[in-house]
């Protein structure tokens, strides 16, 4: 240098063909316990890395940057 994959709630992870952004676990409340834990039921929390394109419609398709992880090849 060239290639290829990821980037989505605090954390891990899903979203079939472009068509209402979900799940798990944390967190908060509450039931139940003499108190606590588990367990059970309720609840908050994301404009989907950034900044443009495309389309009635974008988390998905297109460009360019950002970060991370592999592979190859250059220098020393």
């Nucleotide at each position: 240098a060239g290639g290829g994959g990821c980037a989505u709630g605090g954390c891990u992870c899903a979203a079939u063909u472009g068509g209402u952004a979900g799940a798990g676990u944390a967190g908060c409340g509450g039931u139940c316990u003499c108190c606590a834990a588990a367990a059970c039921c309720g609840u908050c929390g994301g404009u989907u890395g950034c900044a443009g394109g495309u389309u009635c419609g974008a988390g998905u398709c297109c460009u360019g940057c950002u970060g991370c992880c592999c592979c190859u090849g250059c220098c020393a």
Annotation:
Predicted 3D model of a 76-nucleotide RNA (transfer RNA) from a Bacillota bacterium. Its Rfam family is "tRNA". Rfam classes the family as a transfer RNA. The RNAcentral record of the sequence draws on ENA and MGnify. Its mean pLDDT, the model's own confidence on a scale to 100, is 81. The organism belongs to Bacillota, within Bacteria.